[in-house]
A computed fold for a 480-nucleotide part of an RNA from an uncultured bacterium, annotated as small-subunit ribosomal RNA, 3' major domain.
The prediction has a mean pLDDT of 83.

Context: one part of a larger RNA
RNA sequence: UGACGGGGACCCGCACAAGCGGUGGAGCAUGUGGUUUAAUUCGACGCAACGCGAAGAACCUUACCUGGGCUAGAAUGCCCGUGACCGCCCCAGAGAUGGGGUUUCUUGGGUAAAACCAAACACGGUGCAAGGUGCUGCAUGGCUGUCGUCAGCUCGUGUCGUGAGAUGUUGGGUUAAGUCCCGCAACGAGCGCAACCCUUAUCAAUAGUUGCCAGCGGUUCGGCCGGGCACUCUAUUGAGACUGCCGUUGACAAAACGGAGGAAGGUGGGGAUGACGUCAAGUCCUCAUGGCCCUUAUGGGUAGGGCUUCACACGUCAUACAAUGGUCGGUACAGAGGGUUGCCAAGCCGCGAGGUGGAGCCAAUCCCACAAAGCCGAUCGUAGUCCGGAUUGUUCUCUGCAACUCGAGAGCAUGAAGUCGGAAUCGCUAGUAAUCGCAGGUCAGCAUACUGCGGUGAAUACGUUCCCGGGUCUUGUACA
Numbered sequence: 001u002g003a004c005g006g007g008g009a010c011c012c013g014c015a016c017a018a019g020c021g022g023u024g025g026a027g028c029a030u031g032u033g034g035u036u037u038a039a040u041u042c043g044a045c046g047c048a049a050c051g052c053g054a055a056g057a058a059c060c061u062u063a064c065c066u067g068g069g070c071u072a073g074a075a076u077g078c079c080c081g082u083g084a085c086c087g088c089c090c091c092a093g094a095g096a097u098g099g100g101g102u103u104u105c106u107u108g109g110g111u112a113a114a115a116c117c118a119a120a121c122a123c124g125g126u127g128c129a130a131g132g133u134g135c136u137g138c139a140u141g142g143c144u145g146u147c148g149u150c151a152g153c154u155c156g157u158g159u160c161g162u163g164a165g166a167u168g169u170u171g172g173g174u175u176a177a178g179u180c181c182c183g184c185a186a187c188g189a190g191c192g193c194a195a196c197c198c199u200u201a202u203c204a205a206u207a208g209u210u211g212c213c214a215g216c217g218g219u220u221c222g223g224c225c226g227g228g229c230a231c232u233c234u235a236u237u238g239a240g241a242c243u244g245c246c247g248u249u250g251a252c253a254a255a256a257c258g259g260a261g262g263a264a265g266g267u268g269g270g271g272a273u274g275a276c277g278u279c280a281a282g283u284c285c286u287c288a289u290g291g292c293c294c295u296u297a298u299g300g301g302u303a304g305g306g307c308u309u310c311a312c313a314c315g316u317c318a319u320a321c322a323a324u325g326g327u328c329g330g331u332a333c334a335g336a337g338g339g340u341u342g343c344c345a346a347g348c349c350g351c352g353a354g355g356u357g358g359a360g361c362c363a364a365u366c367c368c369a370c371a372a373a374g375c376c377g378a379u380c381g382u383a384g385u386c387c388g389g390a391u392u393g394u395u396c397u398c399u400g401c402a403a404c405u406c407g408a409g410a411g412c413a414u415g416a417a418g419u420c421g422g423a424a425u426c427g428c429u430a431g432u433a434a435u436c437g438c439a440g441g442u443c444a445g446c447a448u449a450c451u452g453c454g455g456u457g458a459a460u461a462c463g464u465u466c467c468c469g470g471g472u473c474u475u476g477u478a479c480a
Base pairs, nucleotide, nucleotide: 001480002479003477004476005475007474008473009472010471011470012469013468015464016463019428020427021426022425023424026319029316030315031314032313033312034310042053043052064305065304066303067302070299079125080124081123082122083121087102088101089100090099091098092097107118108117109116131294132293134292135291136290140288141287142283143282144281145279147277152191153190154189155188156187157186158167159166160165171182172181173180197271198270199269200268202239203238204237205236206235207234208233211229216226217225218224242265245259246258247257248256249255321421325380326379327378328377329376330375331374337368338367339366342361343360347356348355349354387418392413393412394411395410396409397408398407434456435455436454437453438452439451440450
């Protein structure tokens, strides 16, 4: 100087407390461990691994296993030689591949026509060399997690100290903040904080193939038509919030508290943004790369299988155990997205998944697309039930060469556990929790996951004694 203390002082955080809803019990989905296996590819392991890499394993992916096959090989270029190649057909084969047949001599130049030259392609040979998801993340770059969006981390000059170092950065107040003020052997500065950026909340201007009966006319009643940019909206430019104003408190400071005006008030809400560093944290399976290793194999191609096993254990979800509910009928209101290998309307067929059909749309125009909880009415009457839906049987639908291993969906039948969950433990402070649906990416098909979007919409916070983590000062130390 740090680190540590079941030392002290002060402060903060859904850290506790106050509340609301969960997990832990059930069956299911998914990941992991274990087990099994020819293989169940690999990585990730307290927080910070475990719905994680994987924004989607039937084949492919695929890295794993088994079988049958290749050796300059799946790439680029050079040299030499041969031939056209591609395509199509036949035979063998699980296919890769092997054997055979057929074909135009294509393209450009050149010629009367050829020969010939060049380009492109294939095969054989040679050679510089390829290839490796093989090892080492404890050799590395890059990227990332984490403490933590915590308020810290440092430097120059000066001063003090023999020196390591100190000072500044401590102190008194204040703040979300090393934020600001005052003081001070310090004076300044840098990286962080804040602001500048995006979005949301209000208004104005500009602009109207969206919107509007707002005001007028028509209407087969649909902004549908004439008409109009007032409003909504869209998207560009501006305005607006700064403790600016008033009062009180305060060291006359910084600031705090209350108020006015205002759409918004004290960083308005949300996002992006992550200092010096820590964990030899993660990744050599994105990529790049040193070293080591393999080179008729640890490389490359192929078929089938596996990654989907299943006495079990754990994590994370979704669904429930019902009446604030289930079922049936009627009826209302979103936002944000996506669409040409695409989204697919009306109509018709089917109980339904779906089929048919073909209009429109490269989309503020058409489509996906009926939002669902909600509201109104009916029924059920506390029961393992008209709760719950696992499991199984059967018949079908769709995607796709192909759904056996191993997809999703529909109809009928079946109807398991489960009556609110021990010890323990998690999230959340407002348009939040809870609850309800919708969309997107991935994607042929496959979503209870993920990322977004809106609808309905709470309770509680006395307070900082205690648990956990963090910050500042101080103290002790046989620790570095």